[in-house]
RNA sequence: AUGCGCACACCGCCGAGUCCGCGCUCUCUCGCGGAGCCGGGGACCCACCGCAUUUGGGGUGAAUCGGGGCGUUAUCCCACGCACCCGUAGGGCGCACUUCCUCGCCCGAACCCGUCAGCUAACCCGGUAGGCGGCUUGGAAGGAGUUU
Numbered sequence: 001a002u003g004c005g006c007a008c009a010c011c012g013c014c015g016a017g018u019c020c021g022c023g024c025u026c027u028c029u030c031g032c033g034g035a036g037c038c039g040g041g042g043a044c045c046c047a048c049c050g051c052a053u054u055u056g057g058g059g060u061g062a063a064u065c066g067g068g069g070c071g072u073u074a075u076c077c078c079a080c081g082c083a084c085c086c087g088u089a090g091g092g093c094g095c096a097c098u099u100c101c102u103c104g105c106c107c108g109a110a111c112c113c114g115u116c117a118g119c120u121a122a123c124c125c126g127g128u129a130g131g132c133g134g135c136u137u138g139g140a141a142g143g144a145g146u147u148u
Stems, first nucleotide, its partner, number of pairs: 010134005018035006036128006046118001056116001057113004065087004069082004090107005097142005
């Protein structure tokens, strides 16, 4: 001097997943309560319906749908599998925030309920995690805040 890794601080991202109080405790942690945010169940009316109910059905989530490839089989089709490829409904990011345009970069999963649930006032129930990053395209409009 360079590269890699770790810790702290600061600034950010996905997501509902933040804040306050009390108790335990040296602290952390943990437990409880509350506020905020999020999700589910649940009438009339409406909707669906003469059949359906294993080709089960449903929920959280942006995460749906299509095509291809490979494997299983003697071959083809079908079916199943893969964590393979290309697209796609849809979604996220680009540094104060919101919106529009522009350019660029990404995601397009996973899990849960357990035969059962349309919407749904009152009412009832639950969650408040986890995982990452380190120069950040440019323009316009708006409402705030801070400083002078």
c-di-AMP riboswitch aptamer (ydaO/yuaA leader) from Sphaerisporangium corydalis, 148 nucleotides, folded computationally.
The model forms 92% of the base pairs in the Rfam consensus.
The source organism's lineage runs through Bacteria, Bacillati, Actinomycetota, Actinomycetes and Sphaerisporangium.
Rfam family: c-di-AMP riboswitch aptamer (ydaO/yuaA leader). Rfam's curators write: This family represents a conserved RNA structure found upstream of the ydaO and yuaA genes in Bacillus subtilis and related genes in other bacteria. The ydaO/yuaA element is thought to act as a genetic 'off' switch for the ydaO and yuaA genes in its native state. It is believed that the element may be triggered during osmotic shock leading to activation of ydaO, a predicted amino acid transporter gene, and members of the yuaA-yubG operon which code for KtrA and KtrB K+ transporters.
It was read from a public genome assembly, where an Rfam model found it.
Its mean pLDDT, the model's own confidence on a scale to 100, is 76.